[in-house]
Molecule: Bacterial RNase P class A
Organism: Marinobacteraceae bacterium S3BR75-40.1
RNA sequence: UGAGCUCGCCGGACAGUCGCUGGCCUUCCCGUUCAGGGUGGCUGGAGGAAAGUCCGGGCUCCAUAGGGCAGAGUGCCAGGUAACGCCUGGGCGGUGAGAGCCGACGGAAAGUGCAGCAGAAAGGAAACCGCCUAAGUCUCGCUUGGCGAGACCGGCAAGGGUGAAAAGGUGCGGUAAGAGCGCACCGCGUGGCUGGCAACAGUCCACGGCGAUGGUAAACCCCACUCGGAGCAAGACCAAAUAGGAGUCCAAUGGCGUGGCCCGCGCUGGACUCGGGUAGGUCGCUAGAGGCCUGCGGUGACGCAGGUCCCAGAUGAAUGACUGUCCAGGUGCUUGCACCUGACAGAACCCGGCUUACAGGCGAGCUCAAUUU
Numbered sequence: 001u002g003a004g005c006u007c008g009c010c011g012g013a014c015a016g017u018c019g020c021u022g023g024c025c026u027u028c029c030c031g032u033u034c035a036g037g038g039u040g041g042c043u044g045g046a047g048g049a050a051a052g053u054c055c056g057g058g059c060u061c062c063a064u065a066g067g068g069c070a071g072a073g074u075g076c077c078a079g080g081u082a083a084c085g086c087c088u089g090g091g092c093g094g095u096g097a098g099a100g101c102c103g104a105c106g107g108a109a110a111g112u113g114c115a116g117c118a119g120a121a122a123g124g125a126a127a128c129c130g131c132c133u134a135a136g137u138c139u140c141g142c143u144u145g146g147c148g149a150g151a152c153c154g155g156c157a158a159g160g161g162u163g164a165a166a167a168g169g170u171g172c173g174g175u176a177a178g179a180g181c182g183c184a185c186c187g188c189g190u191g192g193c194u195g196g197c198a199a200c201a202g203u204c205c206a207c208g209g210c211g212a213u214g215g216u217a218a219a220c221c222c223c224a225c226u227c228g229g230a231g232c233a234a235g236a237c238c239a240a241a242u243a244g245g246a247g248u249c250c251a252a253u254g255g256c257g258u259g260g261c262c263c264g265c266g267c268u269g270g271a272c273u274c275g276g277g278u279a280g281g282u283c284g285c286u287a288g289a290g291g292c293c294u295g296c297g298g299u300g301a302c303g304c305a306g307g308u309c310c311c312a313g314a315u316g317a318a319u320g321a322c323u324g325u326c327c328a329g330g331u332g333c334u335u336g337c338a339c340c341u342g343a344c345a346g347a348a349c350c351c352g353g354c355u356u357a358c359a360g361g362c363g364a365g366c367u368c369a370a371u372u373u
Stems, first nucleotide, its partner, number of pairs: 001369010012326007020045006028038003047344001051355002054353005059231004071227005076090005091105001092103004106222002111220002113216002128160002130156003136152007168186006187210001188208005193202003235283004245274006254268005290309008327342007
């Protein structure tokens, strides 16, 4: 200098004006008072993902939910945590030249199932091409008690071919030809030993020729562990009008309407109280597994102690608009001016994660290559 990897952070800045919304104050105004409202002042007001609603928890209610069945989920080991399917560290496997990155990573010697096409044969498998003719039977020939040729009965799994996969690999011996058939080395399995809390590793020792134990469990299944359900529209409280319900009292010559009044006519019980409950309102509702700083323990996730701060709480649902100066990016040219743009997105009970979206920018550590000293 170039190409990368990992981790952390920011997410336009400042000022002014006018608004919206929460809180506090207000010697003034409305209101009989209270509650409330107005005016004025001070002050708080989106995010790293507020998103998807995929996991885990707090909180609330339900029939206290103990056991079993069913169902769902998780799945190498150890630790962290309120908990987790999250995080940290480690092991193993894969991948990259490397920093690094990726992995549903228990069990296939309990059972069942599945494997298209190709291929002879796909799981206690098999012989298409090929190799062999030692042994057994038959025929023929000859140089006739042995050798050769052919057929039958057979042997083999080395080589070729098929396939994702054909049942250890290489070499020597061996054989009729072959083969862990024998041997050496490598690989594999079982047991021990050593290291490690463990997963696992070492390959130190012994044993086993290795068709033991092929693959597939994001196929059924087996094993171990976890899970009661619904969710802030949870749930608690206050409480109009109308209708219906319960109770008490009054009336039957009553009451109401029509009407100036009486008769008449029409309708009909009336008043009060209580409880449930709707509209509406209040609470739940934001001080919390909380943020920041320092110290200590730990490889780390994280924990402990001290100090300090209060940081949205709406409900036809606020968080906005404009102006100016700068910042970043783009376009144009007259090269320092003009114009345009400002990522993804946006609280709704709260918190811890994961995943997904994201213009542009900043910082730290590390790897590889080239060059120079």